[in-house]
RNA sequence: UCCUGAUAAAGCUAAACCCACCGUGAGAUGGGGGCGGAAAGCCUCGGAUCUUGCAAGAGAUGGCCGGACUGCCUGG
Numbered sequence: 001u002c003c004u005g006a007u008a009a010a011g012c013u014a015a016a017c018c019c020a021c022c023g024u025g026a027g028a029u030g031g032g033g034g035c036g037g038a039a040a041g042c043c044u045c046g047g048a049u050c051u052u053g054c055a056a057g058a059g060a061u062g063g064c065c066g067g068a069c070u071g072c073c074u075g076g
Base pairs, nucleotide, nucleotide: 002076003075005073012037013036017032018031019030020029022027035063041069043067045066046065047064048061049060050059051058052057
């Protein structure tokens, strides 16, 4: 530097659901919870989905797919 992800270590993250709270809403935040994840880190760039709106537009997810950047461990 490249490839790999079966088992395992150290650590990380945290679906559904429940409670509190904010929001018209999609949903956010905190606590519990743990289905999962080897980039489920990060950017929010392209697409996708969703909310709101007559529309123009504004917004949400990103644990739907792709992309940029960065990174731990095992084995080769």
c-di-GMP-I riboswitch aptamer from Candidatus Vecturithrix granuli, 76 nucleotides, folded computationally. The organism belongs to Candidatus Vecturithrix, within Bacteria. The prediction has a mean pLDDT of 78. RNAcentral holds the sequence, with entries from Rfam and Ribocentre.